[in-house]
Context: one part of a larger RNA
Molecule: large-subunit ribosomal RNA, domain II
Organism: soil metagenome
RNA sequence: CCGAGGGAGUAUAUAGCAAUGGCGAGAUUAACCUUGUUAAGAGGGAAGUCGAAGGGAAACCAAAUGCGCGCAGCUUCGGUGAGGCGCAUAGUGUGAAAGCGCUUUAGUCAUUGCUUUAUGACCUGAAGCCAAGUGAUCUAUGCCUGGGCAAGGCGAAGUCUCUCUACCGAGCGAUGGAGGCCUGAACUAGUGUUAGUCCUACUGCUUGGAUGACCUGGGUAUAGGGGUAAUAUGUCAUUCGAACUUGGUGAUAGCAGGCUCCUUUCUAAGUAACCCUCAGGUUAGCCGUAUCAGAGACUAUUAAGAGUGUAGAGAUACUGAUUAGAAAGUACUGGUUGGAAACUUCCAGCUUUCUUUUCAAACUCCGAAGUUCUUAAUGUCGUAGAAGAUAUGAGUAGGAGUACAGGCGUAAGGUUUGUACUUUGUAAGGGAAUAACCUGGACUUGGGUUAAGGCCCAGAAAUGCUAGUUAAGUGUAAAGGUACAAGGGAGUCCUUGUUCUAAGACAGUAGGGAGGUUGGCUUAGAAGCAGCCAUCCUUUAAAGAAUGCGUAACAGCUCACCUACCUAGAUCAAGGGCCCCGAAAAUAAUCAGGACUAAACUAGCUGCCGAUACCCAAGAACACUUUAAGUUAAAGUGAUUUGAUAGAAAGGUGACCGGGUAGAGCAGAAGCAAGGGAGAAAUUUCUUGUGGAUCUGCCUGGUUUAUGGAUCCUCGG
Numbered sequence: 001c002c003g004a005g006g007g008a009g010u011a012u013a014u015a016g017c018a019a020u021g022g023c024g025a026g027a028u029u030a031a032c033c034u035u036g037u038u039a040a041g042a043g044g045g046a047a048g049u050c051g052a053a054g055g056g057a058a059a060c061c062a063a064a065u066g067c068g069c070g071c072a073g074c075u076u077c078g079g080u081g082a083g084g085c086g087c088a089u090a091g092u093g094u095g096a097a098a099g100c101g102c103u104u105u106a107g108u109c110a111u112u113g114c115u116u117u118a119u120g121a122c123c124u125g126a127a128g129c130c131a132a133g134u135g136a137u138c139u140a141u142g143c144c145u146g147g148g149c150a151a152g153g154c155g156a157a158g159u160c161u162c163u164c165u166a167c168c169g170a171g172c173g174a175u176g177g178a179g180g181c182c183u184g185a186a187c188u189a190g191u192g193u194u195a196g197u198c199c200u201a202c203u204g205c206u207u208g209g210a211u212g213a214c215c216u217g218g219g220u221a222u223a224g225g226g227g228u229a230a231u232a233u234g235u236c237a238u239u240c241g242a243a244c245u246u247g248g249u250g251a252u253a254g255c256a257g258g259c260u261c262c263u264u265u266c267u268a269a270g271u272a273a274c275c276c277u278c279a280g281g282u283u284a285g286c287c288g289u290a291u292c293a294g295a296g297a298c299u300a301u302u303a304a305g306a307g308u309g310u311a312g313a314g315a316u317a318c319u320g321a322u323u324a325g326a327a328a329g330u331a332c333u334g335g336u337u338g339g340a341a342a343c344u345u346c347c348a349g350c351u352u353u354c355u356u357u358u359c360a361a362a363c364u365c366c367g368a369a370g371u372u373c374u375u376a377a378u379g380u381c382g383u384a385g386a387a388g389a390u391a392u393g394a395g396u397a398g399g400a401g402u403a404c405a406g407g408c409g410u411a412a413g414g415u416u417u418g419u420a421c422u423u424u425g426u427a428a429g430g431g432a433a434u435a436a437c438c439u440g441g442a443c444u445u446g447g448g449u450u451a452a453g454g455c456c457c458a459g460a461a462a463u464g465c466u467a468g469u470u471a472a473g474u475g476u477a478a479a480g481g482u483a484c485a486a487g488g489g490a491g492u493c494c495u496u497g498u499u500c501u502a503a504g505a506c507a508g509u510a511g512g513g514a515g516g517u518u519g520g521c522u523u524a525g526a527a528g529c530a531g532c533c534a535u536c537c538u539u540u541a542a543a544g545a546a547u548g549c550g551u552a553a554c555a556g557c558u559c560a561c562c563u564a565c566c567u568a569g570a571u572c573a574a575g576g577g578c579c580c581c582g583a584a585a586a587u588a589a590u591c592a593g594g595a596c597u598a599a600a601c602u603a604g605c606u607g608c609c610g611a612u613a614c615c616c617a618a619g620a621a622c623a624c625u626u627u628a629a630g631u632u633a634a635a636g637u638g639a640u641u642u643g644a645u646a647g648a649a650a651g652g653u654g655a656c657c658g659g660g661u662a663g664a665g666c667a668g669a670a671g672c673a674a675g676g677g678a679g680a681a682a683u684u685u686c687u688u689g690u691g692g693a694u695c696u697g698c699c700u701g702g703u704u705u706a707u708g709g710a711u712c713c714u715c716g717g
Base pairs, nucleotide, nucleotide: 001717002716003715004714005713006712011119012118013117015115016114017113018112019111020110021109022108023107026050027049028048032044033043034042035041054061055060065088066087067086068085069084073080074079090103091102092101093100094099122258123257124256125255129248130247131246132245133244134243140222141221142220143219144218145217146216147215148214149212151183152182153181154179158175159174160173162171163170164169187209188208189207192205193204224240226236227235228234261652262651263650264649265648266647270424271284272283273282274281275280285396286395287393288392289391290390291389292388296381297380298379300378301377302376303375304374305373306372307371308370312366313364314363319360320359321358324355325354326353327352328351329350330349333348334347335346338343399423400422401421402420403419404418405417406416407415408414428439429438430437443619444618445617446616447615448614449613453609454608455607456594457593462606464605465604466603467602468601469600475596476595487581488580489579491578492577493576494575495574496573497572499570500569508565509564510563511562512561514538515537516536519533520532521531544559548557549556620642621641622638623637624636625635626634627633628632653706654705655703656702657701658700659699660698661697662696663695664694671690672689673688674687675686676685677684678683
C1' cells in the first nucleotide's frame, strides 16, 4: 500500500419538559405473600412517595370572592363570552400606618422521546503515579576456587675477590636478578582509518597495555523510594534522571484524530460580564422547536418638531502657541554716550493702545452634510397570527477582507476601534487566472429579455456613427494589483490677455554707430571696457563718458541706438488637454495573447451579445385554505415560499432477532452477474444467466443496527 472482517451517544439510577394512555381530590404501590407444571399472568400488600394551603427565622396565624375588558366560539347581530388580561378584595410576614414581599385549586402513575446529574459514559491515544512480584547467564563491585602471560633488553639491593684506610668507610672487577622498568607475540583494549549496517553489531590496517591498580574460567553475594559505581546520570538481560512483569486501569487528558442510511423545514456565533481566566468554562446575547397571546410591527422615503458640536472656518470670542512693526508711558531692571560728581543720551526689557504673520485631538464668537429621538403620512410585513410571554434543545466566545471615519506605526496582505457590506457557510456571469471587488442570492426542465462586462481574431456580439486629441506602440490595466514624484520641455492642440504693427512691426541683410575726450583720480600704463568718483555738453536720422570679446597700453570686432531694403502679422505673459524627459535588477520582453495608429484617448449617439437575475410555460416539494366523517385524497391560494457550515426540528429507507398472520420454492429458494423499469432519495422491482435449498410480504415488539477514513484493531497478501 491492497483485500476481507471488526469498529464510535450505550446501560442503570436520578431530575426536568413534551407527547400518549389510566384513574382523578386523589394517584400509586415497594419489598414480600398466595396462586400458576416453568413462564406469562392473576389476586393480595398503603409501609412509603407525590398532591389537595399558604405565610413566617420562629412562636404562631391561616384563604371569600366581586367588578371590568376581551380572543376563539355562540348569537335574536344588541350582545354574550370557556380559557386569558386588568382592578379591587382575601391569607400571612413586616410596619404606628401607608405600603412592600410571598401566596389562593389538578394531580398522580405508567410508556415513549429529548435533555440534566452520578458512574469508563461517543470511540482511540499519553508521558506518568501506586502495589505486589521477577531479574546480576548482559553489565557494576566484592568474596571463594582455578587458569594464563613466546622471546629479547636494561641491570637496584645484597654477596665475593682485590685495592685504599687508624676508624667510619670508599673504589675496580665479578656475582646477583629488583621493577604499577623498556622492546614485542599470545591475551586484553579500542587511537586513527577502511569496508559494512537504518542503528547496534562487525572486518582489515594502524595503535595503547602486555609481572600488573594485569587478563581470564567456574561458583557465590548485593534488587528498584534499591543495588553497584577509581562519578560517566555510568550500570543493573538491545530497557535507566529511576529496570521489567502483572495488577489498580477503560488512570486522567480544558489537547489531537475519528464518529457509519435518505429526504424535507428553519438557520447562527466568532460579542459582553466574571473565572489561577486567555487552546477552556458559567451567565447574557444571537439560532431551532412547542405552546400561550390577539393587533400591531419594521425599515425606507417625505414632512414637522427636538437634540448635537464633528468636517470646515475663525483669532480684541476664551485658553495656549506664533512673525514683524508703530505710538505713548516707563516707578523699577540691565547695558551704553558725555561728565569729577549729581545727572544725562541712546538701546533693550516692561506696561498700554493700534497694525500685522502663522496655528491647535485634549481652543471655540461660529458651524454644515449627516445622525439620533418623537409625531404624522406613504410603503413593506401581519388574523394563513404582529409585538410580547412561557417552556425546552442548541451551537458560538481564534475570524477575515473591502469602503468610509479615527488611533499607533517609516511601512505592511500590519495592528487596534466604530458603521455598513461581503466571505467564512454563496453557487452562476464578469474581473486573463482569483474566498472578500462588480452583477446576483441557484427547487427542476424548456423558451425569451436583460445586468455587470463587452462587440478586429482566438470569442457570442459594431472592423458602427459624429466631433476632436495623441505619434510616444504613449496606450489597448475600474480597484484589489502589477507603480511613480518633485522638477524640466520653441513636442503639439485649445483658451484668455499685454505690447508693437501699412506713419511698415518681429526676424534677416546692407550702411551708420560721431565730436569735446586719452572725462577726473589712481597707476609703470588705465585711451568706453583693472579699480574709485562723476556720468555732462555738442553735432545729429541715430550713436552709453559705453553691452560683451579683445590689447602691456592703444588698435580691432560687437551691442545699445538710427536709416534703407523687405513684407504681414509679431512679441511677451497666464491657464488647460494629450504627449516627452526625469524612469536602474539580476535565466528572456509582454496589453492574458495575436496584433492594433485605432482595435488608443476625450465627449456624445445608436444597435447588438451577455447569468441559475427578470419574464413566460409545465412539473415537484413546502405552507395554508376549502370539500368529503378521521389516517388520507381531490380542488384551490402563495408578483413578497424553495442556496447554506455549527446547530435544532419533522418524516421516511435498509439490516438483524422475536410474536401474530398470510404465503413462495427442485415446474428451481437465497446468493452472485448483466440488462430494463419505479422513486425526491435512502432503496426497490422485473427479465435473463449462474446457482442448487431455502426464502418472503403485512401488522407488531425489539436491537452491541447502516462505514472510506481514526499514523484505527485483527487476519491475509